[in-house]
């Protein structure tokens, strides 16, 4: 100097307008039973503090941690 931080994990989320997927967990169904497959529920202070705005995960400043130069 540049990039990243969003669910337990891996990640989406573009011109600012109520936050999503896959996997995992749990429940149901199936099976003699387990796994697999199918269906469904739940799970989030969007790293933190301020600023701009009617409204910020999104824009701006600073701080913290990680990666690269």
């Nucleotide at each position: 100097c540049g990039g990243a931080a969003u669910a337990g994990c891996u990640c989406a989320g573009u011109u600012g307008g109520u936050a999503g997927a896959g996997c995992a967990c749990c429940g149901c169904a199936u099976u003699c039973g387990u796994a697999a497959c199918g269906c469904g529920u739940a799970g989030g202070u969007c790293a933190g503090u301020g600023g701009u705005u009617c409204g910020a995960u999104u824009c701006c400043a600073c701080u913290u941690u990680c990666c690269g130069g």
A computed fold for a 69-nucleotide RNA from a marine eukaryotic metagenome, annotated as transfer RNA.
Rfam family: tRNA.
The coordinates come from a structure-prediction model, not an experiment, and the mean pLDDT is 83.